[in-house]
RNA sequence: GUCCGCAAUGGCAAACCGCUGGUAACAGCGGGACGCAAAGCUACCGGUCCACGGUCAAUAAUGAUUCCUGGAUAGCGGAGCUACCGAAA
Numbered sequence: 001g002u003c004c005g006c007a008a009u010g011g012c013a014a015a016c017c018g019c020u021g022g023u024a025a026c027a028g029c030g031g032g033a034c035g036c037a038a039a040g041c042u043a044c045c046g047g048u049c050c051a052c053g054g055u056c057a058a059u060a061a062u063g064a065u066u067c068c069u070g071g072a073u074a075g076c077g078g079a080g081c082u083a084c085c086g087a088a089a
Stems, first nucleotide, its partner, number of pairs: 002089001003086001011036002016031006034075001040081003044078003047073005053067001054065004
């Protein structure tokens, strides 16, 4: 250096609940732990999701969408960057 555990010291925190922000996806804080060896960071690629618009259908309510723009997700996958400990190899 690679790599990595039923080791040690520690860390993070799903669902759900409360408060706050947001049209929404969702986010922040507190509680709470399903899990996580990068569940640390970055929306670059793909995916998923939301909203405006377009288009299509419908008398309408509304629905659909492979189009457009903006957004969310790093705990969906890939990629990039960074990192604690140290049994075995």

c-di-GMP-I-GGC riboswitch aptamer from an Alphaproteobacteria bacterium, 89 nucleotides, folded computationally. NCBI's taxonomy places the organism under Bacteria, Pseudomonadati, Pseudomonadota, Alphaproteobacteria.